Transfer RNA from bacterium (Candidatus Gribaldobacteria) CG_4_10_14_0_8_um_filter_33_9, 72 nucleotides, folded computationally. Lineage of the source: Bacteria > Bacteria candidate phyla > Candidatus Gribaldobacteria. Its Rfam family is "tRNA". Rfam's curators write: Transfer RNA (tRNA) molecules are approximately 80 nucleotides in length.

[in-house]
RNA sequence: GCCGUCUUAGCUCAAUGGCAGAGCAAUUGUUUUGUAAACAAUAGGUUCGCGGUUCGAAUCCGCGAGACGGCU
Numbered sequence: 001g002c003c004g005u006c007u008u009a010g011c012u013c014a015a016u017g018g019c020a021g022a023g024c025a026a027u028u029g030u031u032u033u034g035u036a037a038a039c040a041a042u043a044g045g046u047u048c049g050c051g052g053u054u055c056g057a058a059u060c061c062g063c064g065a066g067a068c069g070g071c072u
């Protein structure tokens, strides 16, 4: 220098172009003499950034950033 894959909640990951979700973690409650476990509930998101396409974009397209890998 060229090519590919990936970027979504604190972490690991889902999500046919049509309400952004799960598990774990956190918080609160129940239970216990107490802690843990268990059960119930709550909170947590500029979906890496900017633009485009579309009635509608996490999803499609372009440019950029970052991570990883391959080739030279």
Stems, first nucleotide, its partner, number of pairs: 001071007010024004018055001026042005048064005